Transfer RNA from Candidatus Avanaerovorax faecigallinarum, 76 nucleotides, folded computationally. Taxonomically the source falls in Candidatus Avanaerovorax (Bacteria, Bacillati, Bacillota). The RNAcentral record of the sequence draws on ENA. Its mean pLDDT, the model's own confidence on a scale to 100, is 80.
Parts: sequence; structure tokens; C1' cells
RNA sequence: GCUUCCAUGGCUCAGUUGGUAGAGCAGCGCAUUCGUAACGCGCAGGCCGUGGGUUCGAGUCCCACUGGGAGCUCCA
Repeated sequence: GCUUCCAUGGCUCAGUUGGUAGAGCAGCGCAUUCGUAACGCGCAGGCCGUGGGUUCGAGUCCCACUGGGAGCUCCA
């Protein structure tokens, strides 16, 4: 320098053919228990790495950039 993959709640990850984001764990509350844990019920929490573009509509498509992983090549 080139190719390729990844970036989504605190963490680990889903998200099909574009149609206004889900799960598990963690957290909080309730219930249960003599009490704690576990189990059960409920709640809150992210505009999807950043910036543009296309579109009626973008996490999803296109471009650039940033960060991380893997691979490859050349020169002296």
C1' cells in the first nucleotide's frame, strides 16, 4: 500500500427482501421466603462508530473517514 470482516442499551449478541430496534445477562421494583439466593411478574435503559448521499422511508443500499481483527504484496 491492497483485500476482507467487525462497530447496535452497562456486557454478549440478533435484526430476512429497506417500512419508525429486540433477546440473554446485569440494574431497579413487586411477588415468594423466617431471611437470602434461585424461580415468577413487571419497569427503565440504545437512534444503531462519525459525516454525507440515494429514497416517500435507511441499522439495512452507496461514498468518505475513525477505531479494531485477519490475510496478502512490493521496494530499498
Notes: Rfam family: tRNA. The family's RNA type in Rfam is transfer RNA.